Context: one part of a larger RNA
Order: sequence, then C1' cells, then structure tokens
RNA sequence: CGCAGGAAACUUGAGAGGAGUUGUCCAUAGUACGAGAGGGCCUGGAUGAACGAACCUCCUGUAUAUCAGUUGUCGUGCCAACGGCAUAGCUGAUUAGCGGUGUUCGGUAGGGAUAAACGCUGAAAGCAUAUAAGCGUGAAACCCGCCUCAAGAUAAGGUUUCCCUGGUAGAUUAACUACCCAGAAGACCCCCGGAAGACUACCGGGUUGAUAGGCAGAGUGUGUAAGCACAGCAAUGUGUUCAGCUAAUCUGUACUAAUAGGUCGUGAGG
Repeated sequence: CGCAGGAAACUUGAGAGGAGUUGUCCAUAGUACGAGAGGGCCUGGAUGAACGAACCUCCUGUAUAUCAGUUGUCGUGCCAACGGCAUAGCUGAUUAGCGGUGUUCGGUAGGGAUAAACGCUGAAAGCAUAUAAGCGUGAAACCCGCCUCAAGAUAAGGUUUCCCUGGUAGAUUAACUACCCAGAAGACCCCCGGAAGACUACCGGGUUGAUAGGCAGAGUGUGUAAGCACAGCAAUGUGUUCAGCUAAUCUGUACUAAUAGGUCGUGAGG
C1' cells in the first nucleotide's frame, strides 16, 4: 500500500514444512516341520538403542560477589571488627536462570488408492485363460490421519462485537471542492517492566494500579555472626546460638516510580 467505511478479537485452511528408524527378549511353543540336530509362520506382550521435542522434580554443570574459610599487603589512630587490591586473590559449598550427562513424552493405530505378486467371473478362440468389458486381495513407498506455519490464498475468505447519523458556500439534486464545527471505536507516542529481545518486534502494566523497585513474611543457601561471659599462660575452645547473613524465587503491602499530556484515526461508507 492492497484486501471498497473504520476498529478489536476469534477463526476456516488453499498451500508449505516437520515427523516417518530399528534391535533384543518372553508367551504362543520346544508346538507346526524334521530320522535327528535343530526349529518356525501368525498373534499378543515386555524392554532397549539412536534420533527428536518439551521441561528443571531428581542427578549433574555453570552461577564476577549468596554464605563461609584463608594467604600477602595497604587502609579505617590502636585492639577487635571491617574494607580495598592480588585471575572472582585462592579454597569449600550454592538460590534463580540457562543447560545435559537428568526427567517426561513422540514415531503408532486407522482409512483410501496402489506396486510386485496372488485371485473371482469371463469371452475373443463352444476348451482354456486373473483381462479384452467387469470385480477383488496386496508394501516402511503415495494421499489422508499426527505436529507447526499459513487469507499478499490479489480468487486477499468467515464469525462475533464496537464506532461514526454536523453547518455554510461554490452552482442547483447527486458527486466534487473550500472553510467552520465537533474528533468516535481504537491505536500510537510517552512511562514502569518481562521466563520477549541485537535494534525493532512481541507480551504485561500505567493510580478504577501489584508492572518494577523498596519493605514485611516465607523459602533457599551457607553453617553456629558480632558483642559479652566463662575455661586456658596462649593459640584456641565453650555458652548465649541449628545462630548471623542471605542474588535472580514465592506471597503480601501503594512507601517510590508508572504523573501530566500529546498525536493519529472521522462525520454512515463506489
């Protein structure tokens, strides 16, 4: 820009893409078959491999500052307690998130039309013949069925709901043009954010508000803080104390910030 008014939602599916794999074991059954050795078709069930998707309960990885320990040095006047730097100083753990080596799930079934192949009826050709007319069975292949996208599918689809019912003049009805009047539904700008994201887009929220931060509680992690008291010459230990601290998690709460405002979009539609 188009889809013959504008808008918001929900959809149909022309078409396109994805998936499509397979082993072993058990029962049937030591049966059919076979002198024996050996050993089924069919049918039903179990369990795997690789591949793929989703997810983070478990396991596992990361986790630049969540907790603790600790070395050197500098600083806060000193002790103590802390802070800076040294690869995050080093080390041991670790929440959320993101991952896999983890967990769950998937391939199926069924239908249609067929290939090779196998048939029914059946003439030409009194027979025969699956074929010439006609009718069947039949495969991981084909078309559906399963998953995803999809009306720019210009043949531009469908459904529901919402919105707009002024005036004057040119020159009279229509149409068109100009000016004035009011400016809808809705959308955007702007702002607070996001398991969305390079930007954009997408999604949520904007006081009729829990969108983010803060705060409170909970959870999680770390592992028993500081101070004080006691024991010990001291290093240190014990008690107060499963303490203290705690990122991204959960719930609640308007304390802070989403204030205020602006723009587009028209007037009933060839």
Predicted 3D model of a 270-nucleotide part of an RNA (large-subunit ribosomal RNA, domain VI) from a pig gut metagenome. The coordinates come from a structure-prediction model, not an experiment, and the mean pLDDT is 88. Its Rfam family is "Bacterial large subunit ribosomal RNA". Gene Ontology terms of the family: structural constituent of ribosome and ribosome. The full RNA is in RNAcentral, with records from MGnify.